[in-house]
RNA sequence: AUGACGUUGUGGGGAGAGAUCGCUUCAAUGCGGUCGCCGAAGGAGCAAACGAACAGUGAAUCUCUCAGGCAAACAGGACUUACAAUGGACG
Numbered sequence: 001a002u003g004a005c006g007u008u009g010u011g012g013g014g015a016g017a018g019a020u021c022g023c024u025u026c027a028a029u030g031c032g033g034u035c036g037c038c039g040a041a042g043g044a045g046c047a048a049a050c051g052a053a054c055a056g057u058g059a060a061u062c063u064c065u066c067a068g069g070c071a072a073a074c075a076g077g078a079c080u081u082a083c084a085a086u087g088g089a090c091g
Base pairs, nucleotide, nucleotide: 005087006086007085008084009083010082011081012080013079018035019034020033021032022031023030036070037069038068042066043064044063045062049057050056
């Protein structure tokens, strides 16, 4: 202070990916197996750069898929938007 940029709360928006077998059952939308698949909670990996260094540090919506997820709804959801509270740089 016509408040960059953050943090928290509340409201709005918010993607992807499935087949099959068995069991229970009035019925699976439940439970379990097999194979497959998805990335946007979380987690992990690294380029430039720094560094004497093959050590170490080191970003993402990239990569991995440990975790999570794969009818709808619910829930979750990176990210985004509005408002409120709060911290607050440059000038």
Notes:
Glycine riboswitch aptamer from Sporolactobacillus sp. STSJ-5, 91 nucleotides, folded computationally. Its mean pLDDT, the model's own confidence on a scale to 100, is 76.